Predicted 3D model of a 465-nucleotide part of an RNA (small-subunit ribosomal RNA, 3' major domain) from a bacterium. Its mean pLDDT, the model's own confidence on a scale to 100, is 83. Its Rfam family is "Bacterial small subunit ribosomal RNA".

Context: one part of a larger RNA
RNA sequence: AGACGGGGACCCACACAAGCGGUGGAUUGCGGGGUUUAAUUCGUUAAUAAGCGAGUAACCUUACCCAGGCUUGACAUCUCUAUUAUACUUUUUGGAAACAAUUAGGUCAGUUCGGCUGGAUAGAUGACAGGCGCUGCAUGGUUGUCGUCAGCUCGUGCCUUGAGGUGUGCGGUUAAGUCCGUGAACGAGCGCAACCCUUGUCCUGUGUUGUAUUUUCACAGGAGACCGCCGGUCAUAAACCGGAGGAAGGUGAGGAUGACGUCAAAUCAGCAUGGCCCUUAUGCCUGGGGCUACACCCACAAUACAAUGGUCAGUACAAACCGAAGCGAAGCAGCAAUGCUCAGCCAAUCGGAGAAAACUGAUCUCAGUUCGGAUCGAAGUCUGCAACUCGACUUCGUGAAGCUGGAAUCGCUAGUAAACGUGUAUCAGUCAUGGCACGUUGAAUAUGUUCCUGGGUCUUGUACU
Numbered sequence: 001a002g003a004c005g006g007g008g009a010c011c012c013a014c015a016c017a018a019g020c021g022g023u024g025g026a027u028u029g030c031g032g033g034g035u036u037u038a039a040u041u042c043g044u045u046a047a048u049a050a051g052c053g054a055g056u057a058a059c060c061u062u063a064c065c066c067a068g069g070c071u072u073g074a075c076a077u078c079u080c081u082a083u084u085a086u087a088c089u090u091u092u093u094g095g096a097a098a099c100a101a102u103u104a105g106g107u108c109a110g111u112u113c114g115g116c117u118g119g120a121u122a123g124a125u126g127a128c129a130g131g132c133g134c135u136g137c138a139u140g141g142u143u144g145u146c147g148u149c150a151g152c153u154c155g156u157g158c159c160u161u162g163a164g165g166u167g168u169g170c171g172g173u174u175a176a177g178u179c180c181g182u183g184a185a186c187g188a189g190c191g192c193a194a195c196c197c198u199u200g201u202c203c204u205g206u207g208u209u210g211u212a213u214u215u216u217c218a219c220a221g222g223a224g225a226c227c228g229c230c231g232g233u234c235a236u237a238a239a240c241c242g243g244a245g246g247a248a249g250g251u252g253a254g255g256a257u258g259a260c261g262u263c264a265a266a267u268c269a270g271c272a273u274g275g276c277c278c279u280u281a282u283g284c285c286u287g288g289g290g291c292u293a294c295a296c297c298c299a300c301a302a303u304a305c306a307a308u309g310g311u312c313a314g315u316a317c318a319a320a321c322c323g324a325a326g327c328g329a330a331g332c333a334g335c336a337a338u339g340c341u342c343a344g345c346c347a348a349u350c351g352g353a354g355a356a357a358a359c360u361g362a363u364c365u366c367a368g369u370u371c372g373g374a375u376c377g378a379a380g381u382c383u384g385c386a387a388c389u390c391g392a393c394u395u396c397g398u399g400a401a402g403c404u405g406g407a408a409u410c411g412c413u414a415g416u417a418a419a420c421g422u423g424u425a426u427c428a429g430u431c432a433u434g435g436c437a438c439g440u441u442g443a444a445u446a447u448g449u450u451c452c453u454g455g456g457u458c459u460u461g462u463a464c465u
Base pairs, nucleotide, nucleotide: 001465002464003462004461005460007459008458009457010456011455012454013453015449016448019412020411021410022409023408026303027302028301029300031298032297033296034294035293042053043052064289065288066287067286068285069284070283073128077127078126079124080123081122082121083120084119088105089104092101093100094099108118109117110116130278131277133276134275135274139272140271141267142266143265144263146261151190152189153188154187155186156185157166158165159164169182170181171180172179196255197254198253199252201223202222203221204220205219206218207217226249229243230242231241232240233239305405309364310363311362312361313360314359315358321352322351323350326345327344331340332339333338371402376397377396378395379394380393381392382391418441419440420439421438422437423436424435
């Protein structure tokens, strides 16, 4: 100088408390461990792994296993030879396909008319290609975490034998090393804040596809909030408390933004890359299988256990987003999934699209039920070469556990929690109950900082570095 303390002082945070809703019990889904397996590819493992990489594993993907094939190779450059086009289309045989053999078409541009130039294909040779093989403890880049915590440093000066200290301390104050005052310090940098985006109010202009013509909406440009004004407190400071005006008040709300560093943290399988290793195989192609196994354990979700509810009928109100290999109205057929047909739309125009909780009426009457929907049987629909392993959906039947969950534990302070539905990326289809967005309904509680957890500043002890 640090680190640590079941030392001290001060301060902060959904950290506790006060509340609301969950998890832990059930079923299912998904991920992980374990076990099994020919293979169940690989990575990630306290916080900081486990609906994570993966924003879609039937084939492909795919890296794994089995089998069949290839060896200058699926891909690139160079050398030599041949052809003059090639691409593409096509016949037959073997085969699971890859592949091997085979048949018929097709025959580039320029030109000095020379395969000469450009280009293409085939073959040969070796230089090489190739490797999701190893090392994240050789690395770049990127990322998590402490933590959006308020810290981390430098120049000069001063103090010390020196490591080092001071500045950065102290008194106030703040969300903040924020600001004020003071002091051997004076200044400065990276962080804080502001600048950026969205949103809330108003004004001006413009506008079709929109139209609420007293301008909703969209776009563009401005105004507005600064403790500016008033009162009080304080040290005449910084600031704090209250008030007025205001759409908004003390950072208005939300986002993006992550200092010096820590964990030899994560990633060689996104990519790049040093070294090492393979080279008729650890490379490449293909068919099939596997990644979907199942005594069990864990994480995260969905659905419930019901009457603040279930079922049936009727009525109402969004936002955001997507659409041409697409969205697909209306009509007709079907109980339905869906099919037929086809209008419109490159979309403020047309379509997806019916929002759902809510409200009104009827019914059920406390029961393992008209709760709950797992599981299983049958019949179908759709996508796709192909739904056996292993897709989603529909209809009929079946009707499991579950009556609010032990110890323990999580989230949340306002348009938040909770509840309700909607959209989208990926995508042929889909195992989405996941992720990311959108609106609708809309609470309770906070006396406070003793305690638990994490963090900051100063100080103290130490046999630790």